[in-house]
């Protein structure tokens, strides 16, 4: 100066409030009044992954659809998380980053610029060796032609560098680097090292279509479960009313029943409201063991908000981080000022994402 992991995130006492157990006194009861106990976080947030619970769907399996993940190899309840290690990239280094599988399976696309953007080209250039011609022949020019070195254009121009080699070039030869492919060695594997061999064939995008492996049944505590008002409707019995009207049940008649109305009493379904889910947990702290590690077993200890649209607050004294003023060469002194981001709501394990200012170890 910078890297990396961990920790804190105002301290204390006083008054007076507020929520949720618990005890005791009163009180028939509903409650009342006291005492004592706990009561926000490292992200309670974003709800962006995994899990747990709960209900709803399903006879198994396996293909398709449709989402999701992608180097290895662990570690977990699982994960897109973590740990190791590989591989490629930045740093001088400690150390960081990576949507990290395939482009010789097939489509598709590559703005603008630029000759040319994939079937790869030929704008300026470079050549005149061989062939023909103008003159017999040289020079030279014209044509037939040949080359991609070197200029230009873009994010990207088809292997780099160097010697040979040519008319001028060109893996066209050679050397080393890279690529691709084949064996050995090492390494559980990704992968590495190192021999050969191919003159090079194979731009680039799969956060474009898609192929290949793996994974994946939805929905959320407004999730569900129990208890159980008035009102209004349903049912079941019981009594009234009972025009014998009017339909129905049997063809007519006569007889008899139902229906439709009022009371009562019961039964269920369901709404308001109540009660449970709801915190002893994949928990904390501590020590031995095994692991490089993430983590993982065992022993001890500790209980650490949980209510409802919602408490956790203010006020007063010291003190204190920080900031500003002054004063001093510096230690520091004196005087104000006074504290980031935030807010449980069913529960964990991550991830991201915001924090003002502080300590602590390791490394460069």
């Nucleotide at each position: 100066a910078g890297a990396u992991g961990g920790c804190c995130g105002g301290a204390u006492g006083g008054c007076c409030g507020c929520g949720g157990g618990g005890c005791u006194u009163c009180g028939c009861a509903a409650g009342a009044a006291g005492c004592g106990u706990c009561g926000a976080g490292g992200a309670a947030a974003g709800u962006c992954c995994g899990g747990g619970c709960u209900c709803c769907a399903c006879g198994g399996a396996a293909a398709c659809a449709c989402g999701g993940u992608g180097a290895c190899g662990g570690a977990u309840a699982a994960c897109a998380u973590c740990c190791g290690c590989c591989g490629g990239g930045g740093g001088c280094a400690a150390c960081c980053c990576c949507a990290g599988g395939g482009a010789a399976a097939g489509c598709g696309c590559c703005a603008c610029a630029g000759a040319a953007a994939u079937g790869a080209c030929a704008c300026c250039g470079c050549c005149u060796a061989c062939c023909g011609g103008c003159c017999u022949a040289a020079a030279g020019c014209c044509g037939c032609g040949g080359c991609a070195a070197g200029g230009u254009u873009g994010a990207a121009a088809u292997g780099g560098u160097g010697c040979g080699g040519u008319a001028a070039g060109a893996g066209c030869g050679c050397a080393c680097c890279g690529c691709g492919u084949c064996c050995u060695u090492g390494g559980c594997a990704a992968c590495a090292a190192g021999g050969g061999u191919g003159g090079c064939a194979c731009g680039g995008c799969a956060a474009g279509c898609c192929c290949c492996a793996c994974c994946g049944g939805g929905a959320g505590c407004a999730a569900g479960a129990c208890c159980a008002a008035a009102u209004a409707g349903g049912g079941a019995c019981g009594g009234c009313a009972c025009g014998u009207a009017a339909u129905c049940c049997g063809u007519u008649u006569c007889c008899g029943g139902a229906u439709a109305g009022c009371c009562g009493u019961c039964c269920g379904g369901g709404u308001a409201g109540g009660u449970c889910g709801c915190g002893a947990g994949a928990a904390g702290c501590g020590g031995c063991a095994g692991g490089c590690a993430a983590c993982u077993g065992c022993c001890g200890u500790u209980c650490c908000a949980g209510a409802g649209g919602a408490a956790u607050g203010g006020c007063c004294a010291u003190c204190u981080a920080u900031c500003g003023c002054g004063g001093g060469c510096a230690a520091c002194c004196g005087c104000g000022u006074g504290g980031a981001c935030a807010g449980a709501a069913c529960c964990c394990g991550g991830c991201u994402u915001a924090c003002a200012g502080g300590c602590c170890a390791u490394c460069u």

The prediction has a mean pLDDT of 76. Bacterial RNase P class A from uncultured Rhizomicrobium sp., 364 nucleotides, folded computationally. Lineage of the source: Bacteria > Alphaproteobacteria > Micropepsales > Micropepsaceae > Rhizomicrobium. Rfam family: Bacterial RNase P class A. By type it is a ribozyme.